[in-house]
Context: one part of a larger RNA
RNA sequence: CGUGGAAUCUUGAGGAGGCACUUCCUUAGUACGAGAGGACCGGGAAGUACGAACCUCUCGUUUACCUGCUGUCCCACCAGGGGCACCGCAGGGUAGCGACGUUCGGUUAGGAUAAACGCUGAAAGCAUAUAAGCGUGAAGCCGUCUCCAAGAUUAGGAUUCAUUUGAGGGCCCUCCGAGACGAGGAGGUUGAUAGGCCAGAGGUGUACGGCGCGCGAGCGCUUCAGCCGACUGGUACUAAUAGCCCGAUGC
Numbered sequence: 001c002g003u004g005g006a007a008u009c010u011u012g013a014g015g016a017g018g019c020a021c022u023u024c025c026u027u028a029g030u031a032c033g034a035g036a037g038g039a040c041c042g043g044g045a046a047g048u049a050c051g052a053a054c055c056u057c058u059c060g061u062u063u064a065c066c067u068g069c070u071g072u073c074c075c076a077c078c079a080g081g082g083g084c085a086c087c088g089c090a091g092g093g094u095a096g097c098g099a100c101g102u103u104c105g106g107u108u109a110g111g112a113u114a115a116a117c118g119c120u121g122a123a124a125g126c127a128u129a130u131a132a133g134c135g136u137g138a139a140g141c142c143g144u145c146u147c148c149a150a151g152a153u154u155a156g157g158a159u160u161c162a163u164u165u166g167a168g169g170g171c172c173c174u175c176c177g178a179g180a181c182g183a184g185g186a187g188g189u190u191g192a193u194a195g196g197c198c199a200g201a202g203g204u205g206u207a208c209g210g211c212g213c214g215c216g217a218g219c220g221c222u223u224c225a226g227c228c229g230a231c232u233g234g235u236a237c238u239a240a241u242a243g244c245c246c247g248a249u250g251c
Base pairs, nucleotide, nucleotide: 001151005161006160007159008158009157010156014148015147016146017145020048021047022046023045024044025043026042032037050105051104052103053102054101058099059098060097061096065092066091067090068089069088070085071084072083073082074081075080110142111141116136117135118134119133168246169245170244171243172188173187174186175185176184193239194238195237196235197234198233199232200231202228203227204226209222210221211220212219213218
């Protein structure tokens, strides 16, 4: 830009992907074989790579979470803190992200075939799977399964809405499991979209101060305390105010 304008839901021409492999048990020490050895067919159970999704578990990360510690500067001093030192170092660690973790997947019809094996059967009174005709038969082919897909310009279909008394969309704003920007999605007071606040979960591990004990370093009690990012729920306190533009066709 096109498919008259829209919203929601779709069909699938066509395309992409996938189809894996191994071991064990059983059938059965059976068939077969002098023995050694040792099956087809069928049933069952594990596993390996690979792939997808996810974060309950495990592990990792977790630079605005908690704690401990060193040096130095600062808050006048003590105490308590802050800055810097690779996030100063160390011990842990929520959400998110991830794999070493978890779950799931490669199944099964059907169709046409290859090699191969057949039926009927002449040419050629026989024979012959082939010449006419008809079958069986692969992890392979077409499909079955997953995904994309109407620029499939043959631009599809369904339902509803609107045509200026204008459907719908956008600008702008609050944001996100969405994201380079656009886009997508959740919202914009008829509101839980984000922040704050409240409660909970979860992390850290028992705060400051006070009291007691100890010569002291320190220990105990108050105290499963205190502090706390992203998580869950709630709550209009703050910010999404107000408004503007485009718009098929019609006149």

Predicted 3D model of a 251-nucleotide part of an RNA (large-subunit ribosomal RNA, domain VI) from a Patescibacteria group bacterium. Taxonomically the source falls in Bacteria candidate phyla (Bacteria). The RNAcentral record of the full RNA draws on ENA.